[in-house]
Molecule: c-di-AMP riboswitch aptamer (ydaO/yuaA leader)
Organism: Caloramator fervidus
RNA sequence: AAAUGAAUUUAGCCGAAUGCCUAACUGGCAGCGGGGGACUAAACUUUGGGGUGAAUCCAAGGAUAUACUUGGUAGGGACGCUCUCUUCCCGAACCCGUCAACUAACCUCGUAGGCUUAGAGAGAGGUGAU
Numbered sequence: 001a002a003a004u005g006a007a008u009u010u011a012g013c014c015g016a017a018u019g020c021c022u023a024a025c026u027g028g029c030a031g032c033g034g035g036g037g038a039c040u041a042a043a044c045u046u047u048g049g050g051g052u053g054a055a056u057c058c059a060a061g062g063a064u065a066u067a068c069u070u071g072g073u074a075g076g077g078a079c080g081c082u083c084u085c086u087u088c089c090c091g092a093a094c095c096c097g098u099c100a101a102c103u104a105a106c107c108u109c110g111u112a113g114g115c116u117u118a119g120a121g122a123g124a125g126g127u128g129a130u
Base pairs, nucleotide, nucleotide: 011116012115013114014113018030019029020028021027031111032110033109034108035107036106048099049096050095051094052093057072058071059070060069061068075090076089077088078087081123082122083121084120085119086118
């Protein structure tokens, strides 16, 4: 000097997952999200059906029932905000249990976890000084 590890602080990203009270917590309030649930009308029921989520679908290979692999794809993300272009990346996982369309009133649940940094252009806004 560099790399690696640990602790603290600060800034930021994905996501609904934040703030306050509390010694603390799912305990309370607020905020932000999800589900159930009339009238009504329409549709479906083993080829079961459905929910959260961006995360669906197709082809080939393998296996020979699959699992799995590769390539693509609906869709989604990238640093104060919006838009455009380019570039890079994701394209999972889990849950209900034969059952649920939408849905006013109403009922109910969650508030985690994982990470560290793209550039260019245009526009809008905020702050400070004179």